Record summary:
This is a predicted structure of a 346-nucleotide RNA (Bacterial RNase P class A) from a Bacteroidales bacterium. The sequence is in RNAcentral, with records from ENA.

């Protein structure tokens, strides 16, 4: 310098003509002003806030989530840690509680995948033996020495591992040091246990107006000894509950308003905090449609990429639906920072 990867940002702009959805004003119309997609608006994966069932019960089951401490409305989210594993370093990643409650599983090789067989040792024998048998992803913690018939943590010494207790440092997890103890594996991302935590349904919730019918018809079961029902997979408890419920056949309607866009809001600063995040000033209003507006044509710039130049192409990813706060995934072209790599200098 070039060139690839990764992480984070940012992520085209004016005018003109014609349209489209809201708002706003008037002289009420071929009217004028003025607003109108994102950083993820995707996925719908988690967390709330909002509704509505009963105040939101109770046992089972189901499902989540598992180191600490702080943040948050909340959270499986994020910040700062500790430990574990990889890694020369930086740094990178964790389903990171339990395997002396049970139960199951450990392929192939291997003599054996977990209460003990088999060869081999020792013994006359009974029996004893996990030191020897090399295979595996794993084989009774290893090494030395005692000690035995032979052997074994059977004993010791060291050294690794698990763990009680104290001490010191930390708001903590944890770490350091002593001090005592321990020994028949693994595998909970197999059931399980243990601790926490969750009622259930989601804006097609909900709440009101309006406009019409057949409160008739035909079956079925109820009317306080109760059908049925209360948006929870069961029982229980508890409330409702008679012009009732269920089914058939058939008749009407098929419009609107709110919900629904001013909020855990946005921008700039200041000040506490390693930071997430907080609090304070100041300014500012920023889409709301409902089968569903955000567009189409022209012209100009700017960016990239070919080209000697005139010019030519192209300009990511995508598209709001009640609303916020994550996560997670998509992205052309620019910066910014890191690594890899190649050249040429010094």
């Nucleotide at each position: 310098a070039c060139a690839g990867c990764a992480a984070c940002g940012u992520g085209u702009u004016c005018u003109g003509u014609c349209g489209c959805u809201g708002c706003u004003u008037c002289a009420u119309g071929u009217a004028a002003g003025g607003a109108g997609a994102g950083g993820a608006a995707a996925g719908u994966c988690c967390g709330g806030a909002c509704a509505a069932c009963a105040u939101a019960g109770a046992g089972u089951a189901c499902c989540a989530u598992a180191c600490u401490u702080u943040c948050u409305a909340a959270c499986a989210g994020a910040a700062a840690g500790g430990c574990a594993u990889c890694u020369a370093a930086u740094g990178a990643u964790g389903a990171c509680a339990g395997a002396c409650a049970g139960u199951g599983c450990c392929a192939c090789a291997g003599a054996a995948a977990a209460u003990a067989a088999c060869c081999g040792c020792c013994g006359c024998a009974a029996g004893g033996u996990a030191a020897g048998g090399g295979u595996g992803a794993a084989a009774a913690u290893g090494u030395g020495a005692g000690g035995u018939a032979a052997g074994a943590g059977c004993u010791c010494a060291c050294a690794a591992c698990u763990u009680u207790u104290g001490u010191u440092g930390g708001u903590g997890a944890c770490a350091a040091c002593a001090u005592g103890a321990g020994g028949g594996g693994g595998u909970a991302a197999a059931c399980c246990u243990u601790a926490u935590g969750g009622g259930u349904u989601g804006a097609a919730a909900g709440a009101c107006c309006a406009u019409g019918u057949a409160a008739a018809c035909c079956g079925a079961g109820g009317c306080u000894u109760g059908a049925g029902g209360g948006c929870u997979a069961c029982u229980c408890g508890u409330c409702c509950g008679a012009u009732c419920u269920c089914g058939g056949a058939g008749g009407g309607u098929g419009g609107g308003u709110c919900g629904a866009u001013g909020g855990a809001a946005a921008u700039a600063c200041u000040u506490a905090g390693c930071a997430a995040u907080a609090a304070g000033u100041a300014u500012u209003c920023u889409a709301g449609a409902u089968a569903a507006a955000u567009g189409a044509c022209a012209g100009a710039a700017g960016c990239u990429u070919c080209a000697c130049a005139a010019g030519a192409a192209g300009u990511a990813c995508a598209g709001a639906a009640u609303c916020c706060g994550g996560c997670u995934u998509a992205u052309a072209g620019c910066g910014u920072u890191g690594c890899u790599g190649u050249u040429u200098u010094u």
A source record names the gene rnpB. Its Rfam family is "Bacterial RNase P class A". The family's RNA type in Rfam is ribozyme. Rfam's curators write: Ribonuclease P (RNase P) is a ubiquitous endoribonuclease, found in archaea, bacteria and eukarya as well as chloroplasts and mitochondria. NCBI's taxonomy places the organism under Bacteria, Pseudomonadati, Bacteroidota, Bacteroidia, Bacteroidales.